A computed fold for a 74-nucleotide RNA from a Candidatus Micrarchaeia archaeon, annotated as transfer RNA. The RNAcentral record of the sequence draws on ENA. Its mean pLDDT, the model's own confidence on a scale to 100, is 83. Rfam family: tRNA. It is annotated as a transfer RNA. Rfam's curators write: Transfer RNA (tRNA) molecules are approximately 80 nucleotides in length.

[in-house]
RNA sequence: GGGCCAGUAGUCUAACCCGGUAGGAUGUCUCGUUCGCAACGAGGAGACUGUGGGUUCAAAUCCCACCUGGUCCA
Repeated sequence: GGGCCAGUAGUCUAACCCGGUAGGAUGUCUCGUUCGCAACGAGGAGACUGUGGGUUCAAAUCCCACCUGGUCCA
C1' cells in the first nucleotide's frame, strides 16, 4: 500500500443480507418477601447504532469517504 471482517446502553449481544420510529441478558435503581443479607418476584431508568456526507416519505440497515481494532497478502 491492497483485500476481508468487526464497531449498537456500564458490560455481552439481537435486528443489517430483504429499509418502517432498536429487542434480550447482565449490571444498576425502587418496591415486595426476610430479624438482616443472599436468592426469588414485580416495576423503573439507561443506546437515536464509530464519525461525516449522500439516496429515500422513511436509514442501525443501501451508497461514498474517513477513524479505530482484528486478520490475510505484498